[in-house]
RNA sequence: GGUGCCCGGGCGGCCGCGGCCGCGCCUUGCGCGCAGGCCGAGGAAAUUCCGGGCUUCACCGGGCAGGGUGCCGGGUAAUACCCGGGCGUCGCGAGGCGACGGAAAGUGCCGCAGAAAACAAACCGCCGAUGGCCGCUUCGCGCGGCACAGGCAAGGGUGAAAAGGCGAGGUAAGAGCUCACCGCGGCGUCGGUAACGACGUCGGCACGGCAAACCCCACCCGAAGCAAGGCCGAAUAGGCGGCGGGACCGGCCCGGGUCAUGCGUUCGAAAGGACGCGCCGCCGCGGGUAGGCCGCUUGAGCCGGGCGGCGACGCCCGGCCCAGAUGAAUGGCCGCCGUCCUUCCGUAAGGGGGGACACAAAACCCGGAUUAUCGGGCACCU
RNA sequence: GGGCCGUUAGCUCAAUUGGCAGAGCAAGGGACUCUUAAUCCCUAGGUUGGAGGUUCGAUUCCUCCACGGCUCACCA
Numbered sequence: 001g002g003u004g005c006c007c008g009g010g011c012g013g014c015c016g017c018g019g020c021c022g023c024g025c026c027u028u029g030c031g032c033g034c035a036g037g038c039c040g041a042g043g044a045a046a047u048u049c050c051g052g053g054c055u056u057c058a059c060c061g062g063g064c065a066g067g068g069u070g071c072c073g074g075g076u077a078a079u080a081c082c083c084g085g086g087c088g089u090c091g092c093g094a095g096g097c098g099a100c101g102g103a104a105a106g107u108g109c110c111g112c113a114g115a116a117a118a119c120a121a122a123c124c125g126c127c128g129a130u131g132g133c134c135g136c137u138u139c140g141c142g143c144g145g146c147a148c149a150g151g152c153a154a155g156g157g158u159g160a161a162a163a164g165g166c167g168a169g170g171u172a173a174g175a176g177c178u179c180a181c182c183g184c185g186g187c188g189u190c191g192g193u194a195a196c197g198a199c200g201u202c203g204g205c206a207c208g209g210c211a212a213a214c215c216c217c218a219c220c221c222g223a224a225g226c227a228a229g230g231c232c233g234a235a236u237a238g239g240c241g242g243c244g245g246g247a248c249c250g251g252c253c254c255g256g257g258u259c260a261u262g263c264g265u266u267c268g269a270a271a272g273g274a275c276g277c278g279c280c281g282c283c284g285c286g287g288g289u290a291g292g293c294c295g296c297u298u299g300a301g302c303c304g305g306g307c308g309g310c311g312a313c314g315c316c317c318g319g320c321c322c323a324g325a326u327g328a329a330u331g332g333c334c335g336c337c338g339u340c341c342u343u344c345c346g347u348a349a350g351g352g353g354g355g356a357c358a359c360a361a362a363a364c365c366c367g368g369a370u371u372a373u374c375g376g377g378c379a380c381c382u
Numbered sequence: 383g384g385g386c387c388g389u390u391a392g393c394u395c396a397a398u399u400g401g402c403a404g405a406g407c408a409a410g411g412g413a414c415u416c417u418u419a420a421u422c423c424c425u426a427g428g429u430u431g432g433a434g435g436u437u438c439g440a441u442u443c444c445u446c447c448a449c450g451g452c453u454c455a456c457c458a
Stems, first nucleotide, its partner, number of pairs: 001381007009337007017040005022034004026029001042359001046370002049368005054225004066221005071085005086100001087098004101216002106214002108210003123156002125152003130149002132146005164182002167179003183205001184203008229294004239285007246259004262277006301320008338357008383457002385452005392407004401438001409425005431447005
């Protein structure tokens, strides 16, 4: 240097807080008290990024839409996690990292620059064999020139990217045009569960990049979340039903006073009566608020041992109970020790003084991931 | 506790198949005016909250982190 794992201050004293149990008291209840007993944050309790349990809604099954995952095999309740392997890439190495299906189903995008950005194309350049024009001529199917038709894509230049790479042959110049090697693709054989690899053979190349663009393919996902959800349930004000027409002022009666008794229809000459609606009072019912209880912490639990497996993990045996609050407890002080930093004394061993001991804290519960973290320890490897 | 949004100039906001980040107000300078205001002209000002990734290229797409908000009218 690399990888994996672990600790995350210890002991004692005093005061205080939450829960359960026990005991006591009386105003029996969400009650109060007690020098009683036991328990009382984390590796991340955090972010709320994934996956599950649980609960309600909906449920016969399937699909669309939408979302997610994405090399292969395995683990698991499940996963985007973990383990093992493959391939790519970085590192001398131990090892690290990888959203790692499909661009030959289709659509789309590739600004600027550049000739051309995907049915290729030609600015500079190279050539001009062949045809054309001009000149020379020993008149030959010869020689030279022009760069007109045209050919080329090697070199230059642009760009993130220029249409297989490199070498040789070939050619007028060139070019997979031909050949070897490499790359790519098809097929076959062998190894492997597979991803994939090795070898052989064929194709002369046809196939630029982007899917964290739409999309295609395979697989997965119903929605919401403990403020889910269930039970009990005041006072007051509404709702419904029944009874009464009065209640209070001294226990009863009479009289008086105050408050509440109003409206409509109808019968009747009137007094008054009947019915309906309201008002008042009492009783009952129902929804539901405050509040209380359950959900709530025994669980894919923790520790030790054995066995199987390369491993993640699984199986078996034994032991243990380890917060359940709800404006929400887990804190404060002191002493000794430990670790680190610094300073002083001392040749040294050592001693004295000062400072620091992080990140952060449950809220239905688990499995992961990610992020934060003063310091320290162990094992293996280069 | 759970759930959901936002962050671009000093302030308020734009920016779409990913292609040089803009506008209004504010600020500075100038013109007009006796002076100021108003008006007109010009100018500066940006780590697009931070860090990575995909891509030739990111305000935009993906991941992680930070901060702020939804104050009871997001959920009892």
This is a predicted complex of two RNAs, RNase P RNA and transfer RNA, with 458 nucleotides together.
Rfam match: Bacterial RNase P class A.
Its mean pLDDT, the model's own confidence on a scale to 100, is 79.